[in-house]
RNA sequence: CGAACGCUGGCGGCGCGUUUUAAGCAUGCAAGUCGAACGGUAGAGAUGCUUCGGUAUCUUGAGAGUGGCGAACGGGUGAGUAACACGUAGAUAAUCUGCCUCUUGGUUGGGGAUAGCCCAUAGAAAUAUGGGGUAAUACUGAAUACGGUCUUUAUAUCGGAAGGAUGUAAAGAAGAAAGGAGCUACGGCUUCGCCGAGAGAUGAGUCUGCGGACCAUUAGCUAGUUGGUAGGGUAAGAGCGUACCAAGGCGAUGAUGGAUAGCCGGCCUGAGAGGGUGACCGGCCACACUGGGACUGAGACACGGCCCAGACUCCUACGGGAGGCAGCAGCUAAGAAUCUUCCGCAAUGGGGGAAACCCUGACGGAGCGACGCCGCGUGGACGAAGAAGGCCGAGAGGUUGUAAAGUUCUUUUCCUAGAGAGGAAUAAUACGAGGAGGGAAUGCCUUGUAGAUGACGCUACCUAGGGAAUAAGCCCCGGCUAAUUACGUGCCAGCAGCCGCGGUAAUACGUAAGGGGCGAGCGUUGUUCGGAAUUAUUGGGCGUAAAGGGCACGCAGGCGGCCUUGCAAGUCUGAUGUGAAAGGCUCCGGCUCAACUGGAGAGACGCAUUGGAAACGGUAAGGCUAGAGUAGAGGAGGGGAAGCUGGAAUUCCUGGUGUAAGGGUGAAAUCUGUAGAUAUCAGGAAGAACACCGGAGGCGAAGGCGAGCUUCUGGCCAUCUACUGACGCUGAUGUGCGAAAGCGUGGGGAGCGAACAGGAUUAGAUACCCUGGUAGUCCACGCUGUAAACGAUGUGCACUGGGUGUUGGGUUGUUAAAGACUCAGUACCGAAGCAAACGCGAUAAGUGCACCGCCUGGGGAGUAUGCCCGCAAGGGUGAAACUCAAAGGAAUUGACGGGGGCCCGCACAAGCGGUGGAGCAUGUGGUUUAAUUCGAUGAUACGCGAGGAACCUUACCAGGGCUUGACAUAUAGGAGACGUGAGUAGAGAUACUCAUUCCCUUUUGGGUUGCUAUACAGGUGCUGCAUGGCUGUCGUCAGCUCGUGCUGUGAAGUGUUGGGUUAAGUCCCGCAACGAGCGCAACCCCUGCUAUCUGUUACCAGCAUGUAAAGAUGGGGACUCAGAUGGAACUGCCGGUGACAAACCGGAGGAAGGUGGGGACGACGUCAAGUCAUCAUGGCCCUUAUGUCCUGGGCUACACACGUGCUACAAUGGUCGGUACAGAGCGAGGCGAAGGAGCGAUCUGGAGCGAAACGCAAAAAGCCGAUCACAGUACGGAUUGGAGUCUGAAACUCGACUCCAUGAAGGUGGAAUCGCUAGUAAUCGCGCAUCAGCAUGGCGCGGUGAAUACGUUCCCGGGCCUUGUACACACCGCCCGUCACACCACCCGAGUUGGGGGUACCCGAAGUCGCUCGUCUAACCUGCAAAGGAGGACGGUGCCGAAGGUAUGCUUGGUAAGGGGGGUGAAGUCGUAACAAGGUA
Repeated sequence: CGAACGCUGGCGGCGCGUUUUAAGCAUGCAAGUCGAACGGUAGAGAUGCUUCGGUAUCUUGAGAGUGGCGAACGGGUGAGUAACACGUAGAUAAUCUGCCUCUUGGUUGGGGAUAGCCCAUAGAAAUAUGGGGUAAUACUGAAUACGGUCUUUAUAUCGGAAGGAUGUAAAGAAGAAAGGAGCUACGGCUUCGCCGAGAGAUGAGUCUGCGGACCAUUAGCUAGUUGGUAGGGUAAGAGCGUACCAAGGCGAUGAUGGAUAGCCGGCCUGAGAGGGUGACCGGCCACACUGGGACUGAGACACGGCCCAGACUCCUACGGGAGGCAGCAGCUAAGAAUCUUCCGCAAUGGGGGAAACCCUGACGGAGCGACGCCGCGUGGACGAAGAAGGCCGAGAGGUUGUAAAGUUCUUUUCCUAGAGAGGAAUAAUACGAGGAGGGAAUGCCUUGUAGAUGACGCUACCUAGGGAAUAAGCCCCGGCUAAUUACGUGCCAGCAGCCGCGGUAAUACGUAAGGGGCGAGCGUUGUUCGGAAUUAUUGGGCGUAAAGGGCACGCAGGCGGCCUUGCAAGUCUGAUGUGAAAGGCUCCGGCUCAACUGGAGAGACGCAUUGGAAACGGUAAGGCUAGAGUAGAGGAGGGGAAGCUGGAAUUCCUGGUGUAAGGGUGAAAUCUGUAGAUAUCAGGAAGAACACCGGAGGCGAAGGCGAGCUUCUGGCCAUCUACUGACGCUGAUGUGCGAAAGCGUGGGGAGCGAACAGGAUUAGAUACCCUGGUAGUCCACGCUGUAAACGAUGUGCACUGGGUGUUGGGUUGUUAAAGACUCAGUACCGAAGCAAACGCGAUAAGUGCACCGCCUGGGGAGUAUGCCCGCAAGGGUGAAACUCAAAGGAAUUGACGGGGGCCCGCACAAGCGGUGGAGCAUGUGGUUUAAUUCGAUGAUACGCGAGGAACCUUACCAGGGCUUGACAUAUAGGAGACGUGAGUAGAGAUACUCAUUCCCUUUUGGGUUGCUAUACAGGUGCUGCAUGGCUGUCGUCAGCUCGUGCUGUGAAGUGUUGGGUUAAGUCCCGCAACGAGCGCAACCCCUGCUAUCUGUUACCAGCAUGUAAAGAUGGGGACUCAGAUGGAACUGCCGGUGACAAACCGGAGGAAGGUGGGGACGACGUCAAGUCAUCAUGGCCCUUAUGUCCUGGGCUACACACGUGCUACAAUGGUCGGUACAGAGCGAGGCGAAGGAGCGAUCUGGAGCGAAACGCAAAAAGCCGAUCACAGUACGGAUUGGAGUCUGAAACUCGACUCCAUGAAGGUGGAAUCGCUAGUAAUCGCGCAUCAGCAUGGCGCGGUGAAUACGUUCCCGGGCCUUGUACACACCGCCCGUCACACCACCCGAGUUGGGGGUACCCGAAGUCGCUCGUCUAACCUGCAAAGGAGGACGGUGCCGAAGGUAUGCUUGGUAAGGGGGGUGAAGUCGUAACAAGGUA
């Protein structure tokens, strides 16, 4: 908001209600009225007569008819119309106007018809025809003519003008009428009409200025077209129409064409300017089924009239007829959608009438619809046990909530009943009053009193009674945006205006509770304006975001210097007219208020007429020189064109010398060369380009211009003088110039070099690289007309601090300069200012002016189509559908780079030893299985969780059992000890039986056990992406931050960057920063030296005893050692370097030297890293099972693959014998000595030891000696057979060890890869945890004990600074194009099918106009008559002419085989083009 849809709905007032197909319509009504214009009928009544059939007269008189007025208003609709249609202001000297008002003059006297009616006829009807006869305010001659009209003549006035207007005078010509009613003294009077004329009012016609829409992908249009003359035509000007003459007219200030549209007052919105709109109400226009036409009339080319054509519908007797709701209701269809076939003329208004009155779907009312606006109500007060119920809950409570209930009050509304305004004014009529005129009456004018009439209407309003009684919903609650929780769902269902929610804890879905908003409504959808300064007049922009034309010249246009004068169209100002009413605004009033409505006022920014002003702009005239230009005297220059000339280089040719290569690349090859290349020397030819000078330098409008000389020629700069006198600036269309590539014709062709060929590279390589090479590059002439044609910055003028270079002039300066001033260029830095920032900054992107060009989200697309240009290639102009919520600029922080700089790390390099090959061990993957439980999976999983799976563990599988449970707590009941031992069945769990047996106590009970019942237990079930805790990794890397200040619009920066230095953001210096925190370091532990103290179980120097030997003993506190507390190392000292610093280098001293070595210690954070199976824990799930018990099995499988290890391959070794030296640990269900047995594992034995005491315990490599002699071995030990030992209920699946026998692979390990920088690697053994037993693993310990590091180019990882970026889940990023698939819109398209308008021709209805004497003909004329005439009607005919037809081409739609590109689409294919130097910028 004229709305629609969804849910809901109490009342009243005032409004509004087919926006869609100007689609079709049944039925009823919407325009009639007048008897006081006319004749008169049916019928009725009365009277007379009557043959009772009727008839005559009188009164009354419907319907119909003649006639008058009206029907052109009122009512509807918006199809058409881009137009004088509308608005506004005018013109009409170019016009008309019924009824109405005023004034004036008349209204005389005749005639002939005709409807109705009667009689017939045709027809179904509609209707038509013939004859007879009749009236008028119908028709028509004649008379008269104050005005008026026309003609002629004369004259005055007026006007802006006219081929004029108004007036006066004279003469002439033509032209009117109707009666009705009332009164009467019968003479006439009054009144309503009628006729002529004038004026007014009203309405209408025509013309004009100005104003309001789109498309230029519509640029040319026009033949009655433009004008004139003549005669027509109209109420009226006019090509309005005709004939002739002339050739004009319109158009970039947008003609013509197309598409759209009724216009306005107003309405909606907006601060305004504007934008949108034209429902209701009001003004104008247009239309009335579609098209054409006239008639009547004052007025129509006529919505409810006529004629014709067409479409459609209906009737029909088939011959013909009828119709037009875009009037009021109503119907059908259409549609998201729009009402009663109502009442009344009571009011207002209209038509007719003298009036009464009649008519009036105008109008007044009622009905329907929450469609809108406004108002009212659905109750008020009290009421806490804060009821019940609901919801939430950390279960205390909170919330719904004074809400309810309850008590009390009120009665708007509602129901019932009663009473009851106003809208009604007056008309007719009656009675009066006053007035004019008149002789009177009826009358006329003004006015008073009385006086009928109400659709609404059971009205509004009021009163009484009744009773809280009849009355609340809708949307929302993630942000924008006021208002939150629970459950359900689990990227499903769904939501969504935008951003976006939903993948198991959803404030976003659904429901509930609560809350918020509005409220008889609330939401949604659509539309318009606003916000949007997002089309910018007010009020925007164009260096990089979209946007400056490639550059110039220049027509039109726009804009324009100083002084004077005139004019007054612009401008300013006064007056007048208009700007309708309604609406809006202000004030006042009426309905209880409001909506609604009445009155008054202001306003209406506009237009026109007129008076004035003259500053500004304009114009006219005159003048000026500062803008602009001209001339003379100078200057610089790769400016342009033509001609001539030159040297270097390159290639080719000829000849000489000379020999095997050359060339090319990352490396090569193709290629050249023994037919002599390359190289070198000499000579010759050709074409192209011009090194050095050369410069941020010069010139040009731009493109562009570079060897030298000559000729021709354009522009520029500076100074002085003279001259012209605004001659200027800009510039749409236009014209010219315009790199490279390209095209045409003809030349030329050395080098280079698209295409092409070959060689490489590569997965491929239609590329990058190489060898060749054609067009082309060059010249002449012509075309093309585009570029990142860029300063990404249009041209001109003016103004606004500086500094530094440089080019060309001038003045000055000393006359050599330097310098100063100045003009014209060209660069850099910068003030103010500007700018989003970057940056610009007198060469502006600053401040202004003038003019031009251009922009308005990304993609589609600079595409399609149309037109123009071009030989073509192509260029110019240039969309839409559709699709996205971004695309983009500048800057910031990160991250990244096959960017840069600096610096670290066993990162590389230098070394040593391994892994990868073998066998075995162990873990993992895979496979298998009833099960092979689960987890860990790049680095950061894989001898990991597990520090030790035969049962147990164990979570897995099979089978057998239990169900308050294997385990915890509580309550109630009842029972009894629990337990222990034994037996039976069973695989066992378990079941049953037998025996035995309570404690404390306040005597109530308690403890304990099992049973029943209820709460509950239990879960290694899921989610590590809900979590805590713990852990790995970057990384022991040197970083990560904060406060205040400062800088920046901001993100943010600064500090933390810089110069040094360090292992280190370690320290120093500097600095718009100053400080601080977490990290680094230090503080802690071990170790290395030492002092003091202590001194047994350790030690033994001296003293003593003593042994075969032995700290064995006394003793000692010296030493070693043990373990407490200290010291010591701090760049402290010296020298050098460095900046007088920090620090570094070297040295001294020292046990140790620059953090001495090692450990613990891990910043902010990253990986949704790992762990719900250590533990804890939210949520979910199971509950006679996913819990729990038991037996057996499995976790130990085995074609295979990988990781981590062990043992080896041997002589630096193996074997045998002898012999030496540790440290750190462990031990009572333990370590276990001596002795004894056994080849041995081990057994026996049991001393000693809770351990500086005893034991494990032998250390091993080493050393000494022997042997083996390079072989699958006296290496290697797998595998297998046999026999055993030990642990354990139990070694089959599935333990370890021993002995005998067996004696596999393996001869140093491909690509690749790991560890380690010193007591380290390597090598050797020892111990411990777990543990009944089981160690090649793990954690520790000591013994022996190296090599190498030039160095930082490279690989990996990291730190700091800087740079680029299209990355920001951050390069494992982003992202492009083809192909394939699906969908969507579009373009082209053979055709096919519609619409529209044009031209030419044909046919030609109705009808106007013209012509016509074929037919007919009352009035008038002539005439005695007959007849004739005038005129008329009909007929015929001509022009024009709608619809229709033919032809043609134009335009615009629909549809379409097929073709084309485009867009979009979770996981398709191929490559990798772009973003980093993106790997070829």